This is a predicted structure of a 330-nucleotide part of an RNA (large-subunit ribosomal RNA, domain IV) from Candidatus Hodgkinia cicadicola Dsem. The RNAcentral record of the full RNA draws on Rfam.
Context: one part of a larger RNA
RNA sequence: UUGUGCUGAAGGAACUCGGCAAAUUACACGCGUAACUUAGGGACGAGCGUGACCUGGGGGCGGGCAACCGCUUCGGGUGUAACACAAAUGGGGGGAGCGACUGUUUACCAAAAACACAGGACUCUGCAAAAUCGCAAGAUGACGUAUAGGGUCUGACGCCUGCCCGGUGCUGGAAGGUAAAAGUGGAGUGUUUGAAACGCGCUCUGCAUAAGCCUCAGUAAACGGCGGCCGUAACUAUAACGGUCCUAAGGUAGCGAAAUUCCUUGUCGGAUAAGUUCCGACCCGCACGAAUGGCGUAACGACUUCCCUACUGUCUCCAGCACAAGCUCA
Numbered sequence: 001u002u003g004u005g006c007u008g009a010a011g012g013a014a015c016u017c018g019g020c021a022a023a024u025u026a027c028a029c030g031c032g033u034a035a036c037u038u039a040g041g042g043a044c045g046a047g048c049g050u051g052a053c054c055u056g057g058g059g060g061c062g063g064g065c066a067a068c069c070g071c072u073u074c075g076g077g078u079g080u081a082a083c084a085c086a087a088a089u090g091g092g093g094g095g096a097g098c099g100a101c102u103g104u105u106u107a108c109c110a111a112a113a114a115c116a117c118a119g120g121a122c123u124c125u126g127c128a129a130a131a132u133c134g135c136a137a138g139a140u141g142a143c144g145u146a147u148a149g150g151g152u153c154u155g156a157c158g159c160c161u162g163c164c165c166g167g168u169g170c171u172g173g174a175a176g177g178u179a180a181a182a183g184u185g186g187a188g189u190g191u192u193u194g195a196a197a198c199g200c201g202c203u204c205u206g207c208a209u210a211a212g213c214c215u216c217a218g219u220a221a222a223c224g225g226c227g228g229c230c231g232u233a234a235c236u237a238u239a240a241c242g243g244u245c246c247u248a249a250g251g252u253a254g255c256g257a258a259a260u261u262c263c264u265u266g267u268c269g270g271a272u273a274a275g276u277u278c279c280g281a282c283c284c285g286c287a288c289g290a291a292u293g294g295c296g297u298a299a300c301g302a303c304u305u306c307c308c309u310a311c312u313g314u315c316u317c318c319a320g321c322a323c324a325a326g327c328u329c330a
Stems, first nucleotide, its partner, number of pairs: 001325008010316002014314001019311001027051005036041001038156001052078005058073006079083001091309007098301002103115002119154007131140003157296004162226003167223002169219005176214003183207009227245005254288001255285001266282005
């Protein structure tokens, strides 16, 4: 000096990105226990007291054939700096975000708000099912049968889930348009033949025609989308109101400087002596918004964030002790 432990005056988070680390707490019994709540919880909430030993008495419980032993309960007393005397062994409370929850995950830098989940919805599938693997046979689905099986999205629960089918997709319709090869008709031509015809080819072209596409409808818990300008009220300001242009339709409820807000440390209120964070409001939402779900929500979380209390060498500001290594000699 480093590592691992231990102790510390006064202060007590002033440390720091952040109480990281450490300290506090911890057991049993008795008392006591709030908001909120899905009435189960929250809850070991929080908070308070007792605990060793000696002695007296009665009662209760358990073991034992019994003697007796153990536990518990009520009183009196004794000693210590310290009585759950070691070890093991929760610090607590409040506000907010996200995810309902228990689970799962990047074996070896990420455990989470990501994945999953029960629940919800759409869609396909009538059984030799759809879907999947395989060239096939065949197999899974399933020794199942629509209360079943596959795919996709959402994600407990509560209240809800608005408008748009113009584009893309999917489903359905069939009148018309378009339209391949094969088929068939015509013209020309090559070949075969003495010459032709037929046949077989080649070139051009007509006819009729499947799905598809065009077309016509439906469909958004399908992919997706959900406006601009101008004016107007007897202070001012604002605009319930009016005009106009465009659109398939112009964002409803709820929420909102938000895990989303650029300007921005927005403005106001709260917390502090002082708060770019936090909480409550406001709403000019650069660029929230309804199963790419919206808004709430008890319980839960090695999640994220803010505050309070207890506690402390995190710090003011460092000091000492023990052990191990480091250094010297061998």